[in-house]
This is a predicted structure of a 1381-nucleotide RNA (small-subunit ribosomal RNA) from Candidatus Peregrinibacteria bacterium RIFOXYB2_FULL_32_7.
Model confidence (mean pLDDT): 84 of 100.
Rfam family: Bacterial small subunit ribosomal RNA.
The organism belongs to Candidatus Peregrinibacteriota, within Bacteria.
């Protein structure tokens, strides 16, 4: 017996903080939905306004007349007169108060009821009705006559009644005066009347304590506080009055605003609390709206009067009626809230002796799923797991024992039939033919409703494409949506289900239980001190607080527990408990309090000594800067990255003497002192505030904080007055710049200074309020005292030790989100104050208070928003620092960008000019070869199981050749031809037709994908495991210190290990042994080829460094520190490329976005842009001679002598399947010749004209050859690109691709063969290390601010209305009280 938490700030953590959910509740409404019962609820809004009924009457045993008739102890209205209409029933407007709730109390009142006592005697005059005359429209009124009583009225009688007086054994006595009563009726049993005492219930005052926000309401009050005496009241009082007095209350919040009926409960919550006050009870107020009295025992009266006012109705317009916030019900407002129902049986009431009457309290049905409880809506069986449906990987899973089916059962329902209790109590039953019993039918009559992304149980298709839409908060939707709509499946809950609203919880997000303030919101700028709070040692007394017990109340209901009664529950009874409060009494005496007496440890006084830029006032002083005077002098000073503007030949800058003024005080000077802070610095004098340390006596708690309050309070700024040397806001000039209202220069005015006054504020910071005690140390330093020790004559000084007091540093515990604090605490603890409570709006606005003014102090709301914010990580970036590396710059060597051409790309342009690739990382890229085909594009003709594959039926072997129409593709029409296997049926495999599943598709998405690829980058880095460190992300290790191309080593080091990656393992080249020798060599060595091996390892030596790692020189070697080249590309980045190489999901095309064909196009051309090639010439062109490679390929091939042709070529064809033959002439170099600086003997575009070749075909659009032609071009603006050695340059050769070729590409091979690098400032790129960030999509980031257009919210505005409160004044109903008549 009782406590849960989750999402959201970020790249990621930790906290701080808000926002939003789960949950319970409700007089609820609202959407979909609906089978039954029982029990409760049910205008929450217009305290609006009501039509109709009813909701208080009753007494003939008070009274008289009067009607009827069945003539009686009859009935029946109306008046007279008695009780009741003050209960009962409604409402919650007013009310912030003694109204309520709780607890006292003295100065009252009381009809009916109950109890005791004592009396009830005998007159009297009216009057309503009736009758009868008028008035009126009605409502009602009025004269006149006549009458009756328990109406009314005076006499007697009285008291233990009420007043007054007197006496005093101070009594509830005693005597005396005076004052006041009555009613009868009867059926003769009763039933009343009158006076006093009591009681019992009720009513009225008084009083402690509780009882909402609000100080942007700080004052309030004149009947006001109190007194005396009177009036008044059922009573007490300023309740009222006169008169005196000057009080009353208030920061413990008075007065004023605004809200609201108070409780028992009720709902939440572990509780504390926090909301609320429906329904049931208890008090108050109200009864259309003010106002008022009467009657009564009682009202200032819900269904009563009177006045006023507003509204309704009703009228002869002369008047007159009304009051649903009782019960139905009506409009109406509103999201909404029921029947104009039966009945007095009960139960309560009211009148009567009594039968009885009355009785919208009540008892009951009736509408509403509006709440709460109970039941049902079927139950057992039942698989080829049917059908239909949704998905599927296409094989099958769900739905699903679910249906059918079959057997049961009948609550429910629908008919029949019987039938209560509530009457205690003779009659009397609305409910009611109701509950309940029997009884017969038949699964019969009966399931929705929201949710399926986290939170939160529940997953899949379609559709749609930031659209429609969802959304409680985070936040879905741009073509694969588990987040929108519809299917299907699930979850949760069920006659209800969700949504909306409202409270409470979660929220420890107001924190008494149970939070905070250094940087996240929060310490006042500092300090005196008022109230208050708090408060040191011993020791009595008290009993206020405290704790204990008792009594008493704390209304019932409700909540709780036990029990019982409705079939169960709800619901309802009984009993206990409980009411945490309060009064009062006793008792305890340890703590607060109080009150006496004491103490000295806190304070605080006194003496003596110290150290201080601590405050005011005077006085002097020197350096400097300008200023003036005179003197040398003479051309420039001055400023600046560089100028200029400025000053100067009217003599300046300079330098010397003298003078004048303000102003600030170098060196000492410091992490020092000093003040509360603000802030204090030349030196002296005066005055004066504080602190320390050492000593003695004292006072005897005197303390601490401290809300108002009051002083102080840089700099800046404001008034008077004064001073201005130098700086110097505004401003004036020069610069710089797109522009410079700026930085920089030259001037310069307030102001800086100084008297007074005022402001009252700063990042006024230690962003740390003050105060007391406690809780390890290590180190400076200022200062004082003590005690040692050195020096010295002696003072002085200097060292060491404690012990205070201040100041700083690093540091354990502990504390912190961390960061850091750490005896100067942000640790342990107490005391007082101040202050915080998402962000923005905003420290604003509006008030008020202060100020000359600038402004300050105090301080919101609306709105807007899911975050805003500390620390700290881990990256990224910096016009932040350290190291470091690279053709990155410098230093070189050639080149682009200028020409014309090739080629590729953009643009345009075309039917098409097919697609793709855009910075590095497209653009001689995919293409390593577009006349057709390739081709995907275009136009034109054609085909639709199809140009390909599988499967089914049919036919034919298959094929092969001819002709005709066409541009072909296709189409017709003809001939040849009959094969393999199998006895046969028929198969194979091949062609034709057919029928459908299919085929296809270079259509779409590389932002669904796989594989590949670029890029950073061959950059040295990316990581793990166990440990450790940290709350945690995360670090560590990978850092340091040294090397190194290298995270390579080496050393250190909380790490120690290991993996991807660097190396190295492997290939080509360069040396050599060796085997082997074809096709190489005359020939031997040798060369070459193919194997196998050798060989380099910082091994060796000297320096250097840390006896490391390495690293400088050497030596020896074909090679020397990675010998050179290749191949090898970590974790990742760029949603890079590539759906068109291939492969693939999903969509999209199916007589077409698929195929086939012809022909065009991909090759176009104002013009921009890549990449090259050729050139501009003499380190060159041209002719001529002449030497030396490698590395490819080749039978559909390369092709040789040889012949033709000027060449291309072409005839031929040896030879070669290749170390063998061919290609194959290497060029440039080298000798020589010549041209001679020109647009040329340079350069070769472009164009004529000729042939060559390949091919079906060179027109669109091929390539080569001859021969004429002879542009542009004379070395290239800005700006930009490669290369560090056999490398650039330069120079030729091959190869795939390939019929050919647009190749000047690209891939590769050799030949000549350089120059330069002092270095790391800077430029780009990157690596490590550190710093700081508000970045994190990561600086191509983030973000301020004004504009425009839409939108939201709030203003202003000539005037206009309306309400509230106050203070003065007029007028003044009804009707109390007094007064005069």
């Nucleotide at each position: 017996u009782g406590a849960a938490g989750a999402g959201u700030u970020u790249g990621a953590u930790c906290c701080u903080g808000g926002c939003u959910c789960a949950g319970g509740a409700u007089u609820a409404a609202c959407g979909c939905u609906g089978g039954c019962g029982g029990u409760g609820u049910g205008u929450a809004u217009a305290a609006u306004a009501c039509a109709u009924g009813c909701a208080a009457g009753u007494c003939g045993u008070a009274c008289g007349a009067c009607c009827c008739u069945u003539u009686a102890a009859g009935g029946g209205g109306a008046g007279u007169g008695g009780c009741g209409g003050a209960c009962g029933g409604g409402u919650g407007a007013g009310u912030a108060a003694c109204a309520c709730g709780u607890u006292g109390g003295a100065a009252u009142c009381u009809g009916c009821c109950u109890c005791g006592a004592a009396c009830u005697c005998a007159g009297g005059g009216a009057u309503a009705g009736c009758u009868c005359c008028g008035a009126g429209a009605a409502a009602u009124c009025g004269g006149a006559a006549u009458u009756a009583a328990u109406a009314c009225c005076g006499g007697a009688u009285g008291g233990c009644g009420u007043c007054c007086g007197a006496u005093g054994u101070u009594a509830u006595g005693u005597c005396g005066g005076a004052c006041u009563a009555a009613a009868g009726c009867u059926a003769a049993g009763g039933c009343g009347g009158u006076u006093c005492g009591a009681g019992a219930a009720g009513a009225g005052c008084c009083u402690g304590c509780g009882u909402a926000c609000u100080a942007u309401c700080a004052g309030c009050u004149a009947g006001u506080u109190g007194g005396u005496g009177g009036g008044g009241u059922a009573a007490c009082u300023g309740c009222c009055c006169a008169c005196c007095a000057a009080g009353g209350c208030u920061a413990u919040g008075a007065c004023g605003g605004u809200u609201a009926a108070c409780u028992g409960g009720u709902c939440u919550g572990a509780g504390a609390g926090g909301a609320u006050g429906a329904c049931c009870a208890g008090u108050c107020a109200c009864a259309a709206u003010g106002g008022g009295a009467c009657u009564g025992a009682g009202a200032u009266a819900c269904g009563g009067c009177c006045c006023a006012u507003a509204c309704u109705c009703c009228u002869a317009c002369g008047g007159g009626a009304g009051g649903c916030a009782g019960c139905a019900g009506u409009a109406g407002g509103g999201a909404a809230u029921c029947u104009u129902u039966c009945g007095c049986a009960a139960u309560g009431g009211g009148c009567g002796c009594a039968a009885g009457c009355c009785u919208g309290a009540c008892g009951g049905a009736g509408c509403a799923a509006c709440a709460c409880c109970g039941c049902g809506u079927g139950a057992u069986u039942g698989a080829u797991g049917a059908a239909g449906c949704u998905c599927u990987u296409u094989u099958g899973a769900g739905u699903g024992u679910a249906a059918a089916a079959a057997u049961c059962u009948u609550u429910u329902c629908u008919g029949g039939g019987g039938g209560a209790a509530g009457a205690a109590u003779u009659c009397u039953g609305a409910c009611g033919g109701u509950a309940c019993c029997c009884u017969a039918g038949g699964a019969a009559u009966a399931a929705g409703c929201a949710c399926c992304g986290g939170c939160u149980a529940a997953c899949u298709c379609c559709g749609u494409g930031c659209c429609a839409g969802c959304a409680g908060c985070c936040g879905c939707g741009g073509u694969a949506a588990u987040a929108c709509g519809g299917g299907g499946g699930g979850u949760g809950c069920a006659a209800g289900c969700g949504u909306u609203a409202u409270c409470c919880g979660a929220a420890a997000u107001u924190a008494u239980u149970g939070g905070g303030c250094g940087u996240a919101a929060a310490g006042c700028g500092u300090c005196u001190g008022u109230a208050g709070g708090c408060u040191g040692u011993a020791a009595a007394u008290u009993a206020a607080g405290u704790c204990g017990g008792g009594u008493g109340u704390u209304a019932a209901a409700u909540c709780u527990c036990u029990u019982g009664g409705c079939c169960u529950a709800a619901c309802c009874a009984a009993g206990a408990a409980a009411u945490u409060g309060u009064a009062u009494c006793c008792g305890a005496a340890a703590c607060u309090g109080a009150u006496u007496c004491a103490c000295u440890a806190g304070a605080g006084u006194u003496c003596u000594u110290g150290a201080u830029a601590g405050g005011u006032a005077u006085g002097c002083g020197g350096a400097a800067u300008u200023c003036u005077g005179c003197a040398u002098g003479u051309a420039g000073g001055g400023g600046u990255a560089a100028a200029a503007u400025c000053c100067g030949u009217a003599g300046a800058u300079a330098u010397g003497c003298a003078g004048a003024g303000g102003a600030a005080c170098a060196c000492c000077a410091a992490a020092a002192g000093c003040g509360a802070a603000g802030g204090c610095a030349g030196c002296a004098u005066a005055c004066u505030g504080g602190c320390a340390a050492g000593a003695u006596a004292c006072u005897a708690a005197c303390g601490c904080u401290g809300a108002g309050a009051g002083a102080c309070g840089a700099a800046a700024g404001c008034g008077u007055g004064g001073g201005g040397a130098g700086c110097g806001a505004a401003c004036g000039g020069g610069a710089u710049u797109a522009g410079a209202u700026a930085c920089c220069c030259c001037g310069g005015u307030a102001g800086u200074c100084c008297a007074c006054g005022c402001u009252g504020u700063a990042a006024a910071c230690u962003a740390u309020g003050g105060g007391u005690g406690c809780u390890a140390g290590g180190u400076g330093u200022u200062u004082a005292a003590a005690g040692g020790g050195a020096c010295u004559c002696g003072g002085u000084u200097c060292c060491c030790u404690u012990u205070g007091a201040g100041u700083g540093c690093c540091a354990a515990c502990g504390c912190u989100a961390a960061c850091g604090c750490a005896u100067u605490a942000a640790g342990c603890a107490c005391c007082c104050c101040g202050c915080c409570u998402g962000a923005g709006g905003a420290g604003u606005a509006c008030g008020g208070c202060c100020g000359c003014a600038a402004g300050g102090c105090u301080a919101a709301a609306a709105c807007u928003u899911a975050a805003a914010g500390g620390a700290a990580u881990a990256g990224a970036c910096g016009g932040g620092g350290g190291c470091c590396c690279a053709c990155a710059c410098a230093a070189g060597c050639g080149g682009u960008g200028g020409a014309g051409c090739a080629u590729g790309u953009g643009g345009u342009u075309u039917a098409a000019u097919u697609c793709g690739a855009c910075a590095a990382u497209a653009a001689g890229c995919g293409a390593g070869g577009a006349a057709c085909c390739u081709u995907a594009c275009c136009c034109a003709g054609g085909c639709u199981u199809g140009a390909c594959a599988u499967c089914c039926c049919g036919a034919g072997a298959a094929c092969u050749c001819u002709g005709c129409a066409g541009a072909a593709a296709u189409g017709c029409a003809g001939a040849g031809g009959u094969g393999c296997c199998g006895c046969a049926a028929g198969g194979a495999a091949c062609u034709c037709g057919g029928u459908g599943a299919c085929a296809g598709g270079u259509g779409c998405u590389g932002c669904a994908u796989g594989g590949u690829u670029g890029u950073c980058g061959u950059c040295a880095g990316c990581u793990c495991g166990u440990g450790c460190c940290u709350u945690g992300a995360g670090g560590u290790g990978u850092u340091c210190g040294g090397u190194u191309a290298a995270g390579u080593c080496c050393g250190u080091a909380a790490a120690c290990g290991a993996g991807c990656g660097c190396a190295a393992c492997c290939c080509c080249u360069a040396u050599u042994g060796u085997a082997u020798g074809u096709u190489g060599u005359a020939u031997u060595u040798u060369u070459c080829a193919u194997g196998c091996g050798a060989g380099a390892c910082u091994g060796c030596c000297c320096g250097g460094u840390a006896u490391a790692a390495c690293u400088g020189g050497g030596a020896g070697g074909a090679a020397g520190g990675u010998a050179g080249g290749g191949a090898u590309g970590a974790c990742g980045u760029c949603a890079a490329a590539u759906c068109a190489g291939c492969a693939u999901g999903g969509c999209c095309c199916u007589u077409a976005u698929g195929c086939c064909u012809g022909g065009g196009g991909c090759g176009a051309c104002a013009c921009a842009c890549g990449u090259g090639c050729u050139a501009c010439a003499a380190u060159g062109g041209u002719c001529g001679g002449u030497a030396c490679a490698a590395a490819g390929g080749a039978u559909a091939g390369c092709a040789a002598g040889a012949c033709a042709g000027c060449a291309a070529u072409g005839u031929g064809g040896a030879g070669c399947c290749a170390a063998u033959u061919c290609u194959u002439g290497a060029a440039a170099a080298c000798c020589g010749a010549u041209c001679u600086c020109a647009g040329u003997u340079c350069g070769g575009a472009u164009u004529g004209a000729g042939g060559g070749c390949u091919g079906c075909a060179a027109c669109u659009c091929g390539c080569c050859c001859u021969c004429a032609u002879g542009a542009a071009g004379u070395u290239g603006g800005a700006a930009u690109c490669g290369c560090u050695a056999g490398u650039a340059a330069c120079c030729g050769u091959a190869u795939a691709u390939c019929a050919g070729c647009c190749a000047u590409g690209a891939u590769a091979c050799g030949g000549u063969g350089a120059a330069u690098a002092u270095g790391u400032u800077c430029c780009u790129g990157g690596g490590c290390c550190u710093u700081g960030u508000a970045c994190u999509c990561a600086c191509c980031g983030c973000c301020c601010g004004u504009c425009a257009a839409g939108u939201c919210a709030u203003g202003a505005a000539a005037g206009g209305u309306g309400g509230a409160g106050g203070c003065a004044c007029c007028u003044g109903a009804a009707g109390u009280c007094c007064c005069c008549g």